[in-house]
RNA sequence: AGACAUCAAAACUUAACCUCCCGUGAGGGAGGGGCGGAAAGUCGCGGGUCUUGGAAAAAGACAGCCGGACUGCCGAG
Numbered sequence: 001a002g003a004c005a006u007c008a009a010a011a012c013u014u015a016a017c018c019u020c021c022c023g024u025g026a027g028g029g030a031g032g033g034g035c036g037g038a039a040a041g042u043c044g045c046g047g048g049u050c051u052u053g054g055a056a057a058a059a060g061a062c063a064g065c066c067g068g069a070c071u072g073c074c075g076a077g
Base pairs, nucleotide, nucleotide: 004077012037013036017032018031019030020029021028022027035064041070042069043068045067046066047065048062049061050060051059052058
């Protein structure tokens, strides 16, 4: 320096569910909560799912569905 991610410590994140607010909606924000996560950090780039729409077109949502790109904490062996 690179690869790996079993253990420890520190830090981070926060499923379901509940309350309030925003949104036609998918869903988002805050608080509680705690199933989990070693990229469950970022990017809608490819796929997928979902919403609005009579349908198509179009516009959106999901990064905790899979892949990809970029970046990154600890440090036993």
Overview
The prediction has a mean pLDDT of 78. c-di-GMP-I riboswitch aptamer from Candidatus Competibacter phosphatis, 77 nucleotides, folded computationally.